[in-house]
RNA sequence: CUUAUCAAGAGAGGUGGAGGGACUGGCCCGUUGAAACCUCAGCAACAGAGUGCAUCUAUCUGUGCUAAAUCCUGCAAGCAUUAGCUUGAAAGAUAAG
Numbered sequence: 001c002u003u004a005u006c007a008a009g010a011g012a013g014g015u016g017g018a019g020g021g022a023c024u025g026g027c028c029c030g031u032u033g034a035a036a037c038c039u040c041a042g043c044a045a046c047a048g049a050g051u052g053c054a055u056c057u058a059u060c061u062g063u064g065c066u067a068a069a070u071c072c073u074g075c076a077a078g079c080a081u082u083a084g085c086u087u088g089a090a091a092g093a094u095a096a097g
Base pairs, nucleotide, nucleotide: 001097002096003095004094005093006092011040012039013038014037015036019029020028021027023074025072026071041066042065043064046062047061048060049059050056070091075088076087077086078085079084
């Protein structure tokens, strides 16, 4: 850079000691213990293996993930004109190339 997906799903313990949810504005999480690292467990099914080659499985491998819709939002269009709703982009994340 290209393509696909992103309203589902799945956490305990140890070390650590104040931040974290990408960024903006919000709104949240956090000393009843944040980030990070380690151990074990789980979820998912993108790729490879397996398979009846349409598909399926979750057994193995490479990843990924385990608060809130990608937490909402940003730009554009439509509806409504107090608040808001819908759709599509952009940005971001993951996988494969």

The RNA shown here (SAM riboswitch aptamer (S box leader)) has 97 nucleotides and comes from Oceanobacillus kimchii. The source organism's lineage runs through Bacteria, Bacillota, Bacilli, Bacillaceae and Oceanobacillus. The prediction has a mean pLDDT of 84. Its Rfam family is "SAM riboswitch aptamer (S box leader)". Its family is annotated with regulation of gene expression in the Gene Ontology. The RNAcentral record of the sequence draws on MGnify.